RNA sequence: GGGCCGAUAGUCCAACGGAAAGACACUGCUCUCGCACAGCAGAGAUUCCGAGUUCGAAUCUCGGUCGGUCCA
Numbered sequence: 001g002g003g004c005c006g007a008u009a010g011u012c013c014a015a016c017g018g019a020a021a022g023a024c025a026c027u028g029c030u031c032u033c034g035c036a037c038a039g040c041a042g043a044g045a046u047u048c049c050g051a052g053u054u055c056g057a058a059u060c061u062c063g064g065u066c067g068g069u070c071c072a
Stems, first nucleotide, its partner, number of pairs: 001071007010024003018055001026042005048064005
């Protein structure tokens, strides 16, 4: 320098173009003498950045940044 893959909540990880699910962690309640476990409920994401396509973009296109991998 080139090819390919990836970037989504504090962490991990989903999501035919119809608007973001789950787990852990966190908060509250129940339980307990109390803690933990367990159960129930809740909060938390401008989907890495910019632009484009579209009625509608995490998803498609272009450019950029960062990480991984392969080739040189």